[in-house]
Molecule: SAM riboswitch aptamer (S box leader)
Organism: Neobacillus soli NBRC 102451
Order: sequence, then structure tokens, then C1' cells
RNA sequence: UUCUUAUCAAGAGUGGCGGAGGGACUGGCCCUACGAUGCCCGGCAACCGGUUUGAAACACGGUGCUAAAUCCAGCAGAGCUGCAAGCUCUGGAAGAUGAGAA
Repeated sequence: UUCUUAUCAAGAGUGGCGGAGGGACUGGCCCUACGAUGCCCGGCAACCGGUUUGAAACACGGUGCUAAAUCCAGCAGAGCUGCAAGCUCUGGAAGAUGAGAA
């Protein structure tokens, strides 16, 4: 990098360093000097391992996460609305993370 599979509406800071951008992409809409992204510490969770016969539990190890539903939409279909604009629902695509495989 690709493939398979599971999950993605819950949860998590009045901390330290540092100093300008960030929320994948596009369009929106937001966050941000009342300090972003990042790093450290703290925390959340329980995917894998571990303990256990199992269910369950724990949180010891490996990840992960810690604004907003994956922030919303993007493609297709259905319904509402009477041309339009808009709204709702379902599925998909894309993405993220874990585990396994090539």
C1' cells in the first nucleotide's frame, strides 16, 4: 500500500510546554491569541493480548480516542412540500480505528 472483517449518536482537562493555524478531500458550517495544530501529563473506552473453563470482570501490556453524529452534505432511491427552494428516511461511497491476511 491492497484485501477481508467489526465498530463509528455514548465517554474523556479550569493541567504544563509552545506560538498559528485547524476540523481527511470538495462545498458548507464551525473552532482558534479568552491560545489552534502538535508534544507531555492526566483522562475515556475496552478492539487485540494478558488473568479466567466460559459468561462476565479487571485495566497489567499493544493500539485507539479525548469540540460539534465520521460536524453536515457529496452518489442512488423513497416520502413530505405543489414547478423552485427546502425538509425527513434508507442504502451506498469516501474516511477513521482495531484485528487478520497478502